[in-house]
RNAcentral holds the full RNA, with entries from SILVA. This is a predicted structure of a 346-nucleotide part of an RNA (small-subunit ribosomal RNA, central domain) from a metagenome.
Context: one part of a larger RNA
């Protein structure tokens, strides 16, 4: 390379948007670049092949043929693709009227909780463990009333929910906003689908400037445990956890399962629409979940939310260690990202 894979064996880009590129509904016309077909021309010779034939035979040699699958040029088909023009509505989208939802961003308020603080009641212990110690308390602790101040999270509702592209996102309520999904089938008339670079979003931790700091807690200390105990466990506790710019771009970014389309048995449950009622039962679209056939699969197991049968485009795999390292480029204040081998080795 040919070809075979990617749920768990190596293998799905963390998510979207989207230039170029691939690849595309349904009819008519044309036109003939791709396609196929007939002629001519051209394809040196040697070599290789195949039939004959010379050296006693062979290598060698001669001669004929065919071959050269290729390039040009011409005349023709036109089913399929391409390109032109036109036309259709079923793919897309719009529009119109529902209607849902912890989707986003900013802004207000809320009530337990927990911590300090002030005054009060009150006295001797509190606290913590497996058991103790450190620690805190007679300079009044811990318990209990009261009021005040913080800063963080939002019990119960909560579900197998529900929203969102993914990360995510949960008290209540205003603003502004994004999406989904029905229903009418009005309008556009293919306008799509994918998608290398590119461009944007991206948990937690870190990073930089300034604010905040109740709880909690890497780092530290002490106190225990052990043979040690740089640890499990205990009092303390400092970055950070918060909040606004700005950076970082990684995660078991997981469904470990790329998007997009069509197709292929059934039960059940739930949630949000519609339509019909009589209040069921059953019916229709669209999530989300359980079980189970054919089929798939090495097997677990998947099964209309496919790991099943096709179809398009992208991303990735190719033995284990070396290495997700080393050199080189690139990105970033930095931490470190991304890109990525070779030698040895088994």
């Nucleotide at each position: 390379u040919u070809g075979g894979g990617u749920u768990u064996a190596a293998a799905g880009g963390g998510u979207g948007c989207g230039c170029a590129g691939g690849c595309g509904g349904g009819c008519u016309u044309g036109u003939a670049a791709g396609u196929c077909a007939g002629u001519g021309g051209u394809g040196a010779a040697a070599u290789a092949c195949u039939g004959c034939c010379g050296c006693u035979u062979a290598a060698c040699g001669g001669u004929a043929g065919a071959a050269c699958u290729g390039c040009c040029a011409u005349u023709g088909a036109u089913a399929c693709u391409g390109c032109a023009a036109g036309u259709c509505u079923u793919g897309a989208a719009u529009a119109c009227g529902g209607u849902u939802g912890a989707g986003g961003u900013a802004g207000g308020c809320g009530g337990a909780a927990u911590g300090u603080g002030u005054c009060g009641u009150g006295u001797a212990g509190c606290g913590g463990u497996g058991a103790a110690a450190u620690g805190c308390a007679u300079a009044g602790a811990u318990a209990u009333g009261a009021c005040a101040c913080a800063g963080a999270a939002c019990g119960c509702c909560a579900a197998u929910u529900g929203c969102g592209a993914a990360g995510g996102c949960a008290g209540c309520u205003u603003a502004c906003u994004a999406a989904g999904c029905c229903a009418u089938u009005a309008u556009u008339g293919a306008c799509g689908c994918u998608g290398a670079g590119g461009c944007a979003c991206g948990a937690a931790a870190g990073c930089g400037u300034g604010g905040g700091g109740a709880g909690c807690g890497a780092a530290c200390a002490g106190g225990a445990u052990u043979a040690g105990a740089u640890a499990c466990c205990c009092u303390g506790g400092u970055a950070g956890u918060c909040c606004a710019c700005g950076c970082c771009g990684u995660a078991a970014a997981c469904g470990a399962u790329g998007u997009u389309c069509a197709c292929u048995c059934g039960c059940u449950g739930u949630c949000u629409g519609c339509g019909a009622u009589a209040c069921a039962c059953a019916g229709u679209a669209g999530g989300c979940g359980g079980c189970u056939g054919a089929g798939c699969g090495a097997a677990a197991g998947c099964a209309u939310u496919a790991a099943g049968u096709g179809a398009a485009c992208c991303a990735c795999c190719u033995g284990g260690g070396g290495a997700g390292u080393a050199c080189g480029a690139u990105c970033g204040c930095a931490a470190g990202g991304u890109u990525g081998a070779a030698a040895c080795u088994c």

Rfam family: Bacterial small subunit ribosomal RNA.